Molecule: FMN riboswitch aptamer (RFN element)
Organism: marine eukaryotic metagenome
RNA sequence: UUCUUCGGGGCAGGGUGUGAUUCCCUACCGGCGGUAAUAGUCCGCGACUCCCAUCUUUGACGGGACUGAUCUGGUGGAAUUCCAGAACCGACAGUAAAAGUCUGGAUGGUAGAAGAA
Numbered sequence: 001u002u003c004u005u006c007g008g009g010g011c012a013g014g015g016u017g018u019g020a021u022u023c024c025c026u027a028c029c030g031g032c033g034g035u036a037a038u039a040g041u042c043c044g045c046g047a048c049u050c051c052c053a054u055c056u057u058u059g060a061c062g063g064g065a066c067u068g069a070u071c072u073g074g075u076g077g078a079a080u081u082c083c084a085g086a087a088c089c090g091a092c093a094g095u096a097a098a099a100g101u102c103u104g105g106a107u108g109g110u111a112g113a114a115g116a117a
Base pairs, nucleotide, nucleotide: 001117002116003115004114005113006112013025014024015023027101028100029090030089031045032044033043034042040088041087049065050064051063052062054060055059070086071085072084073083074082092104093103094102
């Protein structure tokens, strides 16, 4: 450098209601790389949307904008990462009723991981 494969999880149970996995009680989930030690909350990246440039223009690629949330105690040489406790967060569109969990864009794309030449 080229190619191949892989590459996101989750409302059980109950309440109200004509109608809600969307509201209420409760439950459940956690992409990728980094790190003095294992991270949804630290640092950075990716997914959605928008803007700009270029090109072989239903798109590709590069740049930019946007981009959520954690404390206390303990152990230790070292941990906002482990242990204990208590918190918090979650794109867009759709819907008979407001969605982190349903449906859809998506049999897509991507951070990246492994392997082969």